[in-house]
Molecule: transfer RNA
Organism: Candidatus Calescibacterium sp.
RNA sequence: GGGACCAUAGCUCAAUGGCAGAGCAGCCGGCUCAUAACCGGCAGGUUGGGGGUUCGAGUCCCUCUGGUCCCA
Numbered sequence: 001g002g003g004a005c006c007a008u009a010g011c012u013c014a015a016u017g018g019c020a021g022a023g024c025a026g027c028c029g030g031c032u033c034a035u036a037a038c039c040g041g042c043a044g045g046u047u048g049g050g051g052g053u054u055c056g057a058g059u060c061c062c063u064c065u066g067g068u069c070c071c072a
Base pairs, nucleotide, nucleotide: 001071002070003069004068005067006066007065010024011023012022013021018055026042027041028040029039030038048064049063050062051061052060
């Protein structure tokens, strides 16, 4: 220098263009002599930034930023 892929909750990851979710972690409660495990509940999001297409975008297009890999 060229190309591909990734970025969504604190962490790890889902989500046919049509209500943004799960597990773990956190908090509250149950259970227990107690802790862990287990069970119930609560809270937690600028879907990396900007722009575009669309009635509607996490998803499609462009660009920027960061990261991973391949080629040179």